[in-house]
RNA sequence: AUUCUGUUUCAGGGCGAGGUGGAAAUCCUCACUGGCGGUAAGCGUUCCGGGCGGCAUGCCCGGUGGGGCGAAAGCCCGCGCAAGCCCGCGACCCUGCGCUACGGCGCAGGCUGACUCGGUGGAAAUCCGAGGCCAACGGUUACAGUCCGGAUGGAAGAGGCAGAGG
Repeated sequence: AUUCUGUUUCAGGGCGAGGUGGAAAUCCUCACUGGCGGUAAGCGUUCCGGGCGGCAUGCCCGGUGGGGCGAAAGCCCGCGCAAGCCCGCGACCCUGCGCUACGGCGCAGGCUGACUCGGUGGAAAUCCGAGGCCAACGGUUACAGUCCGGAUGGAAGAGGCAGAGG
C1' cells in the first nucleotide's frame, strides 16, 4: 500500500421563444437537462518557462516527465479520462419482522424508465454518422424530466483524518 474499525466533509441538472385558451414554464411546435459505481474496439500519457517568428495546430533553448522494445514509424505493459437509454446501485413508494426516548431506526423482500438504423470491422451495448426514446410521488385556474413541496431531508458513493492488524 491493500484490508478492517471509528470519525468527518462533500455528494443533481434543466422552460428561453412562439401558438391555443378565461386559465398552461403542465397542452402543441421549437428549446434545454442527464445522480453514483462498473465496463467500454475510443482518446490521452507530457507539461511549464523563455526566445524567435512568415503569427501557424510553427521553430529553437532550458527544466520536468511511468517502464520496456525499436533507426524511425510505432508496438507492449502500466496509468488517466470517456455511456441518461450496456450491467448494477441510489432517491420515491409498498409489504413483513424486530426495536423505539413514538420522531423514527434496523433487517429482509417488492416496485424501480428508455435504442434503432446505417457505416467500419474478425468481432460493436461500447467507435463514427443519422434518427429516435426515457425521466418517482404530492401540488397546481389545464395534463409537469425543467415550476412549487416533502427536502436546511435521505442517499448510491467520493475524499480527508485517526486507530487496528500484518
A computed fold for a 166-nucleotide RNA, annotated as FMN riboswitch aptamer (RFN element). Its Rfam family is "FMN riboswitch aptamer (RFN element)". Rfam links the family to the GO term FMN binding. The prediction has a mean pLDDT of 77. Of the family's consensus pairs, 100% are formed in the model.